[in-house]
Context: one part of a larger RNA
RNA sequence: CCCGCGAUAGGACAAAAAGACCCCGUGGAGCUUUACUGCACCCUGAUAUUGGAUUGGGAUGCAGCUUGUGUAGGAUAGGUGGGAGGCUGUGAAGCUGGGGCGCUAGCCUCGGUGGAGCCGACGUUGAAAUACCACCCUUGUUGGAUUUCGGUUCUAACCGCGACCCGUAAGCCGGGCGCGGGACAGUGUCAGGCGGGCAGUUUGACUGGGGCGGUCGCCUCCUAAAGUGUAACGGAGGCGCCCAAAGGUUCCCUCAGGCUGAAGGGAAACCAGCCGAAGAGUGCAAAGGCAUAAGGGAGCUUGACUGCGAGACCUACAAGUCGAGCAGGGACGAAAGUCGGGCUUAGUGAUCUGGUACCUCCGAGUGGAAGGGGUAUCACUCAACGGAUAAAAGCUACCCCGGGGAUAACAGGCUGAUGGUGCCCAAGAGUUCACAUCGACGGCACCGUUUGGCACCUCGAUGUCGGCCCGUGGCAUCCUGGGGCGGAAGUACGUCCCAAGGGUUUGGCUGUUCGCCAAUUAAAGCGGCACGCGAGCUGGGUUCAGAACGUCGUGAGACAGUUCGGUCUCUAUCCGUCGUGGG
Numbered sequence: 001c002c003c004g005c006g007a008u009a010g011g012a013c014a015a016a017a018a019g020a021c022c023c024c025g026u027g028g029a030g031c032u033u034u035a036c037u038g039c040a041c042c043c044u045g046a047u048a049u050u051g052g053a054u055u056g057g058g059a060u061g062c063a064g065c066u067u068g069u070g071u072a073g074g075a076u077a078g079g080u081g082g083g084a085g086g087c088u089g090u091g092a093a094g095c096u097g098g099g100g101c102g103c104u105a106g107c108c109u110c111g112g113u114g115g116a117g118c119c120g121a122c123g124u125u126g127a128a129a130u131a132c133c134a135c136c137c138u139u140g141u142u143g144g145a146u147u148u149c150g151g152u153u154c155u156a157a158c159c160g161c162g163a164c165c166c167g168u169a170a171g172c173c174g175g176g177c178g179c180g181g182g183a184c185a186g187u188g189u190c191a192g193g194c195g196g197g198c199a200g201u202u203u204g205a206c207u208g209g210g211g212c213g214g215u216c217g218c219c220u221c222c223u224a225a226a227g228u229g230u231a232a233c234g235g236a237g238g239c240g241c242c243c244a245a246a247g248g249u250u251c252c253c254u255c256a257g258g259c260u261g262a263a264g265g266g267a268a269a270c271c272a273g274c275c276g277a278a279g280a281g282u283g284c285a286a287a288g289g290c291a292u293a294a295g296g297g298a299g300c301u302u303g304a305c306u307g308c309g310a311g312a313c314c315u316a317c318a319a320g321u322c323g324a325g326c327a328g329g330g331a332c333g334a335a336a337g338u339c340g341g342g343c344u345u346a347g348u349g350a351u352c353u354g355g356u357a358c359c360u361c362c363g364a365g366u367g368g369a370a371g372g373g374g375u376a377u378c379a380c381u382c383a384a385c386g387g388a389u390a391a392a393a394g395c396u397a398c399c400c401c402g403g404g405g406a407u408a409a410c411a412g413g414c415u416g417a418u419g420g421u422g423c424c425c426a427a428g429a430g431u432u433c434a435c436a437u438c439g440a441c442g443g444c445a446c447c448g449u450u451u452g453g454c455a456c457c458u459c460g461a462u463g464u465c466g467g468c469c470c471g472u473g474g475c476a477u478c479c480u481g482g483g484g485c486g487g488a489a490g491u492a493c494g495u496c497c498c499a500a501g502g503g504u505u506u507g508g509c510u511g512u513u514c515g516c517c518a519a520u521u522a523a524a525g526c527g528g529c530a531c532g533c534g535a536g537c538u539g540g541g542u543u544c545a546g547a548a549c550g551u552c553g554u555g556a557g558a559c560a561g562u563u564c565g566g567u568c569u570c571u572a573u574c575c576g577u578c579g580u581g582g583g
Stems, first nucleotide, its partner, number of pairs: 001583008010575003015569001022404004027400002029396004035201005042193008051154010062143004068137001078136005085119003094113008158181005164176004204216003213233001217239006240385001241283001242342002247301007255279001257275005281290002284347001286345003305328004311322003317386001330339003353379007361372002411458001412456001413454003417451001419447006428438002465540001466538003470532001471529002474526002478503003481498006505519005546564004550559003
C1' cells in the first nucleotide's frame, strides 16, 4: 500500500415524513359573537276555515228634540235668508209639584190648578227678534241603520274522550250514540317582531418576518446628483375650504421699519419732515412670484357669460392643464382695449343606480301614456380616496391543503452598535510625586464568547435548553514553573512580562446554564469546537392534543404568567476511527 473481518457512531448539512413553528394564498375547515345576510322555531296581528243570540262602549251619516250669558242693553242675543204677523178653548198669563241643563241670572220640558190672554216691528246694538218658517255651525240626547271594539251565552263547523252500538269473534279505523271543549284551539295565506338554533359568507394592503403601532387621496419644500422625472415606515408643513367681493373694469395710491419733531400720548393710536427696492402686504401651508404692482383705495358693475375652439403641455390608460381666435348678447372705459372668476400651484371621487327641471328626440297596429334618450343639476370621509357588494367582525394549542429559505424562531455567515480585552493622551487621587497602584474628559485598535442589526445557504426538515459519557484545540493563566517593578523589611500581597506540560474537588437549593450557600483544595481559570457531542444516552425545562388557577376577552379563546400530565425511530452502504487477519 491492497483486500477482508469484528467493532464504534464523528461526517456523508445521513434516512424517514413536498416543516406541524413562521409567513404567504383576495386557499379550506371547525368554533364564537351585540360582524353581514338569510332560514327554521317562537310571539303578535289580519284573513279563510267561522256560525246564532244577547249586552256594554266607540265612529259615521239620517230623523226628532236640544244647546249656545264679552261690553252697551227690558236679558243666557250661534250664523245667514225670508218675514208683518204668530200662539191660544185639541186651553194663555199666574200659582204649584217632578225631571234635565247651568258662567245660579235663568232656560227647556211634563203633570195638576187656573181661566183669557201672551209675543213681535218700537229705543239702545257692529249684527234684531225662538213672533213664525227654512238651511247650517257647535254641544248634548233619543230612535232606528251601517260599521267597529269588548263581555256573556248557545251549538251545528272544528277538537278531545268513551273496553258503548254497527262494519266485526277487532281496546285500530270509519259511521252511530253519549260526554266534554267550542267558534276558541288547530291549520292555510299575508304581515310585523324575535331569532348563532341553523346556514352561507366577509373580516384590506403597505410593512427591513408577522402582529401591535403608524400610514393609504391631494398641495408645497428638501432629499433630487444645475432640463423633466426619481425611492425609503427619509426630513418638514398644509388641504377636504373660503369670497356677491376677497370677482370684472376704469381711475388713483405705495409698503414694513428707522430717525427727528409735535397737547393729552406712554415701547406701540393719529400728524409732519427725512431715510427707506421691498425686510410690508398677498383670505389659509410652503415655494415661486408681484412696486408697470398680483399690494392699498374709490366709481360703475356681474365675463363667477352661452355656442365653440386652431394649437400645445402633461401623459400607459383614464384623467389633468394652457389656449389665441370666431359667433351671440353684455360689463367697464373717451378710446386703445380688458373681462369665459379669484397672484399661481391644494380645497377632491370614475362607472352604475336613483331624484329634480327643461327639450322642436324615441314611443312595440294607431293616438296617448308608461318607460327611455338629450341638456342642466343633485345624492358617496365609495378618506383602504382608479372607488370588488346596497349590505360584513372574531378565535383555532382540534386543525387541514398549496407554497416560500422570496420571510421569522435554532445554528452558521457578514457586521461589530452593544459586549470583552488591550493601547494612546494624562486632569486628578496617591502626605510630597500623573504613571507602585488607580485614572476623569476624550481618542485608537483587537477579539468574535453577549444583546442586537442584516435576511446570504438550509422551510420536498440543518432536532432546540440543561444534565451524562467522551473529548479536542486557544490563551486574554486559576494552580504549579521562570522573571521585572513596587508606596517590596520578613511573611503575605499588588501589577506587569514569559510560559498551555500537567492539574483544576465534593455536596445543599433550582429543569436550570448561571448563581447563592456548606465543607475542602496548590487551584477550584475563561472561552471555542452547529451556545462540541440525542443515527451516543437522558427528556427535568421549553414547544401539540387533556385539565385547572390568576388575568384579559360578550364569546370562541388567549397570556416570554403559573400548575399536573404527555409515544425520543431493532438491522451502518461510503468516509472516518479502533482492533485484528491475509497479501
This is a predicted structure of a 583-nucleotide part of an RNA (large-subunit ribosomal RNA, domain V) from an alkali sediment metagenome. The coordinates come from a structure-prediction model, not an experiment, and the mean pLDDT is 85.